Transfer RNA from an Actinomycetota bacterium, 76 nucleotides, folded computationally. Its Rfam family is "tRNA". The coordinates come from a structure-prediction model, not an experiment, and the mean pLDDT is 81.

[in-house]
RNA sequence: GCCGCCUUAGCUCAGUUGGUAGAGCGUCGCUCUCGUAAAGCGAAGGUCUCGGGUUCGAUUCCCGAAGGCGGCUCCA
Numbered sequence: 001g002c003c004g005c006c007u008u009a010g011c012u013c014a015g016u017u018g019g020u021a022g023a024g025c026g027u028c029g030c031u032c033u034c035g036u037a038a039a040g041c042g043a044a045g046g047u048c049u050c051g052g053g054u055u056c057g058a059u060u061c062c063c064g065a066a067g068g069c070g071g072c073u074c075c076a
Stems, first nucleotide, its partner, number of pairs: 001072007010025004019056001027043005049065005
């Protein structure tokens, strides 16, 4: 330098005829217990990496950028 994949909650990850996003763990509250753990119930927590484009409407499609991972090349 080129190519491919990935970026979604604090962490690990789902999410296809494009229609305003979920799970597990964790956190907080309550119940239970002499108390803790466990268990049960409930709640909070998201500019879906960023900027444009298409569209009535974009996490999803298109273009570009950034970051991460992997592969290839480095010749006259």